[in-house]
RNA sequence: GCCUCGGUGGCUCAGCCUGGCAGAGCGAGAGAUUUGUAAUCUCUAGGUCGAGGGUUCAAAUCCCUCCCGGGGCUCCA
Repeated sequence: GCCUCGGUGGCUCAGCCUGGCAGAGCGAGAGAUUUGUAAUCUCUAGGUCGAGGGUUCAAAUCCCUCCCGGGGCUCCA
């Protein structure tokens, strides 16, 4: 340099193909239960969806450029 996969709450990921209110589990906080802890149950908070631009009434999703990470190929001048 080329190919490919990925980047979404604190962590691990789904959602992208086929555009239409951003989700799950774990974790965190509060409450219930318990003598207390753990477990269990209920509730709550937490997101520039990697960055910028484009298309569209509408973009995490489609298109373009770039950045970062994993894997593969090339080693020529």